Small-subunit ribosomal RNA, 5' domain from Flavobacterium cauense R2A-7, 520 nucleotides, folded computationally. Its mean pLDDT, the model's own confidence on a scale to 100, is 84. The sequence was found in a public genome assembly.

Context: one part of a larger RNA
RNA sequence: GGAUGAACGCUAGCGGCAGGCCUAACACAUGCAAGUCGAGGGGUAGAGGAAGCUUGCUUCCUUGAGACCGGCGCACGGGUGCGUAACGCGUAUGCAAUCUACCUUAUACAGAGGGAUAGCCCAGAGAAAUUUGGAUUAAUACCUCAUAGUAUUAUGAAAUCGCAUGGUUUUAUAAUUAAAGUUCCAACGGUAUAAGAUGAGCAUGCGUCCCAUUAGUUAGUUGGUAAGGUAACGGCUUACCAAGACAAUGAUGGGUAGGGGUCCUGAGAGGGAGAUCCCCCACACUGGUACUGAGACACGGACCAGACUCCUACGGGAGGCAGCAGUGAGGAAUAUUGGUCAAUGGACGCAAGUCUGAACCAGCCAUGCCGCGUGCAGGAUGACGGUCCUAUGGAUUGUAAACUGCUUUUAUACAGGAAGAAACACUCCCUCGUGAGGGAGCUUGACGGUACUGUAGGAAUAAGGAUCGGCUAACUCCGUGCCAGCAGCCGCGGUAAUACGGAGGAUCCAAGCGUUAUCC
Repeated sequence: GGAUGAACGCUAGCGGCAGGCCUAACACAUGCAAGUCGAGGGGUAGAGGAAGCUUGCUUCCUUGAGACCGGCGCACGGGUGCGUAACGCGUAUGCAAUCUACCUUAUACAGAGGGAUAGCCCAGAGAAAUUUGGAUUAAUACCUCAUAGUAUUAUGAAAUCGCAUGGUUUUAUAAUUAAAGUUCCAACGGUAUAAGAUGAGCAUGCGUCCCAUUAGUUAGUUGGUAAGGUAACGGCUUACCAAGACAAUGAUGGGUAGGGGUCCUGAGAGGGAGAUCCCCCACACUGGUACUGAGACACGGACCAGACUCCUACGGGAGGCAGCAGUGAGGAAUAUUGGUCAAUGGACGCAAGUCUGAACCAGCCAUGCCGCGUGCAGGAUGACGGUCCUAUGGAUUGUAAACUGCUUUUAUACAGGAAGAAACACUCCCUCGUGAGGGAGCUUGACGGUACUGUAGGAAUAAGGAUCGGCUAACUCCGUGCCAGCAGCCGCGGUAAUACGGAGGAUCCAAGCGUUAUCC
């Protein structure tokens, strides 16, 4: 000198864009953050209408919330950096050792039956959380049978290829496994197989902090055989056999730490960092376990154990903000218990739409970067006042002020007023045509009466901070008298202090200026 997620002191007019718990992965009151589908199913409360009469009940029709069964989603999105020195990450490969819901393409198919169960109803237990028994009912829930092959398994045969185990293709025999309807115009779905796309899993080469005042480490350890397990290879697991495997090219141990793209600095080489944004990983009160599922060993799922908090009728129960706000605590220190789904994106749905603290916006903070303003021109009797001096006089403050003219950014008042909106759906038309594409019309804005624009009057609404001995730009007077104090280093102060304190003046930056901390 540059830089910062900064803090502190003094000061402060505005706007745009960004950023905002670095500390206690400390504890959390309250609200919200993951639902959706009635075009899968049964169907209730309620509402409306009609009829009957016993006038407050019964029956019928239409509509129909919540809850329940079922499907899809909840594995995404959002947060944090505890752990991890590791194939965790980065990079480059491989899978002839693998899986992949939704989506796309292609082919084929969807036949016949059955038994339950929630809900509803009845009767209970419990303070509650919750729960028991009985009766009865549906489905795209569950089960059985049929049919099926380019599927799977087993046993053969042939051809061909390679990268070692082997792969691919054709073919024969045997066995095994499918399906679901809604609505009746259409549309959306279901099953099997193959391929694609997307996502994931696994393996390997190389790279990836400090300590040798850590030198030996290791028994599922290293390899083999067999079996089990997995989507899949593998000591992944087990039994048996062998005695190996790693290590001064640093094993093992200890400490520290999420990794990268990137960021800061530097001419570069390097050095330092890993906030915001993006990718990957890990975690979700602590530890463990699996279930469901295409996918989890699952932040707002389950079970067990533990610590903590809360409720209790003492028998027993409930909870998990490292989601968004917010609270306490810690700390030098870090924001609103805001608005909207209008846009973008996501889940579900044929759709309308619903949900969405993702997101988009607004609020707070000079935390940073950038921009603008606080006027401009003229004006000497160089006014008054201040300060200084060689003091009847000069110098300086200083064109500075007054005064004259001009302008109105900004601020204030008033008026107008966006873009962001493209669509979906609906109506009409055109093209080809079992469905899509295109055109026209119509609808939709949280931000926001915001940005922006215009008009009006008036210099009107707006400057500070640090420094002035040398380094280092900027000097005098007064006070003090090794005192009070300053100080980054050298150092200054003991009676003429340009170094302390004040004043005048000056210098440098400027809505900031200094100090502190850290890095180069």